[in-house]
RNA sequence: CCUCACUGGAGAGAGCCUGGAGGCGCCAGCGGCAUCAGCCCGCCGCGCGAGCCGGGCCACCGAAGGGGCAAGCCUCCAACGCGGCGUCACACACGCGGCGAGGGGCCAAUCUCUCAGGUAAAGCGGACAGCGAGGG
Numbered sequence: 001c002c003u004c005a006c007u008g009g010a011g012a013g014a015g016c017c018u019g020g021a022g023g024c025g026c027c028a029g030c031g032g033c034a035u036c037a038g039c040c041c042g043c044c045g046c047g048c049g050a051g052c053c054g055g056g057c058c059a060c061c062g063a064a065g066g067g068g069c070a071a072g073c074c075u076c077c078a079a080c081g082c083g084g085c086g087u088c089a090c091a092c093a094c095g096c097g098g099c100g101a102g103g104g105g106c107c108a109a110u111c112u113c114u115c116a117g118g119u120a121a122a123g124c125g126g127a128c129a130g131c132g133a134g135g136g
Base pairs, nucleotide, nucleotide: 001135002134003133004132006130007129008128013058015057016056017055018054019053020052023048024047025046026045029043030042031040032039033038059119060118061117065115066113067112068111072106073105074104075103076102080097081096082095083094
């Protein structure tokens, strides 16, 4: 550093609209049974849910994953300095050194972005931490 097992583990809309399947309830009519009351099945219509599958819209969260950034390190060179050459003296070109808030590269997070993911409870996921085992 990695893997496995166990334990703990936050945040944010029970958001709005819409389609479909299914479930429950209700009413009228049709059909069957019964016939005092009623009961059953299918179809149609209406209503209901923090439900299931899908689409659209807005608001929000950050702790799967992913992106971005510091100091620092490396490197390149202005300025500047030294040397040689050259000149009456400079300059240009050459070599060496070379700081800087300059250029380039590497570079962290629980910071930041919100792509992805997520937003009642449950479930799933979950950075990170603890205990244990194994591997590099």